[in-house]
Transfer RNA from a Candidatus Nanoarchaeia archaeon, 72 nucleotides, folded computationally. Its mean pLDDT, the model's own confidence on a scale to 100, is 81. Rfam family: tRNA. About the family: Transfer RNA (tRNA) molecules are approximately 80 nucleotides in length. Gene Ontology term of the family: triplet codon-amino acid adaptor activity. The sequence was found in a public genome assembly.
RNA sequence: GCGCCAGUAGUUUAAUGGUUAGAAUUAGGCGUUGCCAACGCUUAGACCGGGGUUCGACUCCCCGCUGGCGCA
Repeated sequence: GCGCCAGUAGUUUAAUGGUUAGAAUUAGGCGUUGCCAACGCUUAGACCGGGGUUCGACUCCCCGCUGGCGCA
């Protein structure tokens, strides 16, 4: 340099173009307990950036960025 794949809470991850973007974990609060742990309830937290297509984009297209793999 060329090609392929991926990018969503702090972390791991789900999501037929129409969901309030779901869950696990994490953190805070409350309950339970003599205390801790575990458990239950509750709260907080995310679509890599910019354009385009569309009535509507996490999703499709283009460019860029980052990471991984392969070729040179």